Transfer RNA from an uncultured Clostridia bacterium, 72 nucleotides, folded computationally. The sequence was found in a public genome assembly.
[in-house]
RNA sequence: GGCGACAUAGCCAAGUGGUAAGGCGUGGGUCUGCAAAACCCUGAUUCAUCGGUUCAAAUCCGAUUGUCGCCU
Numbered sequence: 001g002g003c004g005a006c007a008u009a010g011c012c013a014a015g016u017g018g019u020a021a022g023g024c025g026u027g028g029g030u031c032u033g034c035a036a037a038a039c040c041c042u043g044a045u046u047c048a049u050c051g052g053u054u055c056a057a058a059u060c061c062g063a064u065u066g067u068c069g070c071c072u
Stems, first nucleotide, its partner, number of pairs: 001071007010024003018055001027041004048064005
């Protein structure tokens, strides 16, 4: 220098046009003499950023940034 993949909550991670599941963790509660365990509740008006298409974009398109891989 060329090509490709990925970027979603504190962490992992689903979602592939109709406004974002789940798990862990955090916080609160129930229970207990006190704890632990168990159970219940608790979150994403900025889905890396900017722009475009669309009635509607995490999702499609382009650019940029970052990470990783391959080739040279």